RNAcentral holds the full RNA, with entries from ENA. The part of an RNA shown here (large-subunit ribosomal RNA, domain I) has 595 nucleotides and comes from a Candidatus Wallbacteria bacterium. Lineage of the source: Bacteria > Bacteria candidate phyla > Candidatus Walliibacteriota. Its Rfam family is "Bacterial large subunit ribosomal RNA". Its family is annotated with structural constituent of ribosome and ribosome in the Gene Ontology.
Context: one part of a larger RNA
């Protein structure tokens, strides 16, 4: 020193558990902020370092409901105190809300300095409280230049529950890579991806044919299942890649613009005759006429519609107006009568119901016997209840102990969702047919060249769609499209807006599920984790779970200076806090044997 057995140490794997995770499902929210938000400093409790709460009115006030004996958070002790006059404690409404932070009086190295104004307090000039006082935008009001008056541009007050900043994804837009693919690279590919930026909504775009078709026809628009890896496209490489058409989810259609009429402001121009609704008598006349903005009516289409002007037909009543009187007509309007409305076609609210959510509440049968335990929910025997044998807890494995669960009930107040009723708005005050007339039907537009982009399509024969630069049109006998372009035939009708439903996410709420993970896993985080640490930063980023049914957490002795250890004592076992189980590596002790 080895090798064996046998007892330990170490150490912290397995075993077995689950507060935390991961994905998904359904419903519901879909936002929050100057009425100061998201995230923060600093405070607040009798002792209070941290966590959670909460703001000097501070582990909290009022109020209104739930509930029914205890309470004064995690979290133990002490001491002090609260509760049937109902407390803590659940929920709904409100105050209060330091200082920072878009932070907004001005500065700043955030959480600190600091000014002026009205108003107050104390009390002497100083300190202290309250409320205001950024900046754009709209509104009104005094004003006001360049320019003589107007006007405008600017200034200054007061008022706005205007806006700003935050926030997983999803969404429109604007910018726009590269690593890679092609076995190299350059077009091309990755890709209109990632990124960055602006803007919204609870969805968002997009949408009521200047559309697709093809001798038939169809009829917004999204979304999905084919068509189809098809027809193309592509150093025809690598790759890219539709559409029509058909099944399916939802379904909804509507205002404007001009034409014409009437009003108002302005600007020109006119002068005794236009003009003041027709006729007939009398009046009055800067009332006229054109042209440009505004507002009201009218009108919106593709078998073309519209508008003016006529004519036929149908269509309650009643007032007042159109300089006057009469007869017509017209225009406002009230009363009947009719329709439809908050989701677009126009838009506010109020009341009532109902459901629903934000708290709760009732809920069935054994605490039967006997056994084994430390403890019955186990075993045997005997009962019982089910619209309830999901669950979980209780000292083991419980339908009947607890908590629930099935099935019923329930809200002062607040909120969402429907209804309905007041209400609003339209019509009836027009409508329909026909004729005539050619006024209207969205302009730097379509349209052509250049250059470009985007369409499955890389310029190709390249249409269609977008537009940088140049040119530039027409108003139904107009003008687009059908894959160069031309004829025929067909289809449509740009150049202005709205516009739910089907689709898309999922930070958050609630209820649920799992051939998910079970502490090296499962989220980086089951634990005071975005901490502790590193880094100047940006930024990176851990480790750590488990006595016991229950603290009953070892009174007392006795050795030690403690540590710790021996009796005793709790316990089912010491499991004894470094504490379930305790495996290997690693160290020892003892015996036996080898050398």
């Nucleotide at each position: 020193a080895g090798u064996g057995c046998a007892c330990g140490g170490u150490g912290g794997a397995u075993g077995c558990c689950u507060u935390g995770g991961c994905a998904c499902c359904a419903a519901g929210a879909g936002a929050c902020g100057a009425g100061g938000a998201a995230g923060g400093a600093c405070g607040c409790a009798a002792u209070a370092a941290g966590c959670u709460g909460c703001g000097a009115a501070a582990a909290g006030c009022c109020u209104c409901g739930g509930g029914g004996a205890g309470c004064u958070g995690c979290a133990a002790a002490u001491g002090a105190g609260c509760u049937a006059u109902g407390a803590u404690c659940c929920g709904g409404g409100g105050a209060u809300g330091u200082c920072c932070g878009a932070a907004u009086u001005a500065g700043g190295a955030a959480a600190c300095u600091u000014a002026c104004c009205a108003g107050g307090a104390u009390g002497c000039u100083g300190u202290c409280c309250u409320g205001g006082u950024a900046c754009u935008c709209c509104c009104a009001u005094c004003u006001g230049a360049a320019u003589a008056a107007a006007a405008u541009a600017g200034g200054a007050u007061g008022g706005g529950u205007a806006g700003a900043g935050u926030g997983a994804a999803c969404g429109g837009g604007g910018u726009g890579a590269a690593g890679u693919g092609a076995a190299c690279c350059a077009u091309c590919u990755c890709a209109g991806u990632a990124g960055c930026c602006c803007c919204a909504g609870g969805a968002a775009u997009a949408g009521a044919a200047a559309g697709u078709a093809a001798u038939a026809a169809c009829g917004a628009u999204u979304c999905u299942c084919c068509u189809a890896g098809u027809a193309g496209c592509g150093g025809c490489g690598a790759g890219c890649g539709a559409a029509c058409g058909g099944g399916g989810a939802a379904c909804a259609g509507c205002c404007u613009a001009a034409a014409c009429c009437c009003g108002a402001u302005u600007a020109a121009u006119g002068u005794c005759a236009a003009g003041c609704c027709g006729g007939c008598a009398g009046g009055c006349g800067u009332u006229g006429u054109u042209g440009a903005u505004c507002g009201g009516g009218u009108g919106u289409c593709g078998c073309g519609g519209g508008g003016u002007a006529g004519u036929u037909u149908c269509g309650g009543a009643g007032u007042a107006c159109u300089c006057u009187g009469c007869c017509g007509a017209g225009u406002a309007u009230u009363c009947g009568g009719g329709a439809a409305g908050u989701u677009a076609c126009a838009a506010a609210g109020u009341u009532u119901c109902a459901u629903g959510u934000u708290a709760g509440u009732c809920g069935a049968a054994g605490u039967g016997c006997g056994c084994u335990g430390g403890a019955a929910a186990g075993c045997g025997c005997c009962g019982c209840a089910a619209u309830a044998c999901a669950a979980a807890g209780u000292g083991a494995u419980a339908g009947c102990c607890u908590u629930g669960u099935a099935g019923g009930c329930g809200a002062a107040a607040a909120c969402a969702u429907g209804a309905a009723a007041c209400c609003u708005u339209c019509c009836u005050g027009g409508a329909a047919a026909u004729u005539a007339u050619u006024c209207c039907c969205a302009a730097g537009u379509a349209a052509u060249g250049c250059g470009g982009g985007g369409c499955a399509c890389g310029u190709g024969g390249a249409a269609u769609c977008c537009u940088g630069c140049a040119u530039g049109a027409a108003u139904c006998u107009g003008g687009g499209a059908g894959a160069a372009c031309c004829a025929u035939c067909u289809c449509c009708u740009a150049a202005g807006g709205c516009u739910a439903a089907a689709u898309a996410c999922u930070a958050c709420u609630u209820g649920g599920u799992g051939a998910c993970c079970g502490a090296u896993a499962g989220u980086g985080a089951a634990c005071c984790a975005g901490u502790a640490c590193c880094g100047u930063g940006a930024g990176g980023g851990a480790a750590a779970g488990g006595u016991g049914a229950a603290a009953a957490g070892u009174a007392u002795c006795c050795c030690g200076g403690g540590a710790g250890g021996g009796a005793a004592g709790u316990g089912a076992a010491a499991a004894g806090a470094c504490c379930c189980u305790g495996a290997a590596a690693c160290c020892g002790u003892g015996c036996a044997c080898u050398u």